Source information:
The prediction has a mean pLDDT of 81. A computed fold for a 101-nucleotide RNA from Paenibacillus tyrphae, annotated as Purine riboswitch aptamer. The RNAcentral record of the sequence draws on Rfam and Ribocentre. Taxonomically the source falls in Paenibacillus (Bacteria, Bacillati, Bacilli, Paenibacillaceae). RNAcentral records the identical sequence in 2 taxa. It matches the Rfam family "Purine riboswitch aptamer". Rfam describes the family as follows. Riboswitches are metabolite binding domains within certain messenger RNAs that serve as precision sensors for their corresponding targets. Allosteric rearrangement of mRNA structure is mediated by ligand binding, and this results in modulation of gene expression. A class of riboswitches that selectively recognises guanine and becomes saturated at concentrations as low as 5 nM. In Bacillus subtilis, this mRNA motif is located on at least five separate transcriptional units that together encode 17 genes that are mostly involved in purine transport and purine nucleotide biosynthesis. It has also been shown that some members of this family are specific for adenine instead. Hence this family are termed purine riboswitches. The literature on the family includes a 2003 paper in Cell by Mandal et al., "Riboswitches Control Fundamental Biochemical Pathways in Bacillus subtilis and Other Bacteria". The family has 133 seed sequences and 4,097 matches in Rfam 15.1.
RNA sequence: ACAAAAUAGGAAUAACCGUUUCGUAUAAUUCCGGGAAUCGGCCUGGAAGUUUCUACGAGAUCACCGUAAAUGAUCUGGCUACGAACAAGGAUAGGAUGGUU
Repeated sequence: ACAAAAUAGGAAUAACCGUUUCGUAUAAUUCCGGGAAUCGGCCUGGAAGUUUCUACGAGAUCACCGUAAAUGAUCUGGCUACGAACAAGGAUAGGAUGGUU
């Protein structure tokens, strides 16, 4: 120096999971039926909306209605589905360069 065996250690890489961020859907929206309240403005059922499962509510402020049956506007906050990005994390596979006997 090379080869074989054993041993410790464990890189690159791959795919999976979760978090975060971004994008798309949907505007946490619209329509209809029944019931209810009026110092109140709500409850319930159905439908539409999405290459789409689920959900479709809450709070605040302003306006409006004047005893009647109907609310409106603005702002704020999420869940769900799919796709993508990123640093580190979890667990799986992998076993490089070298080290020791």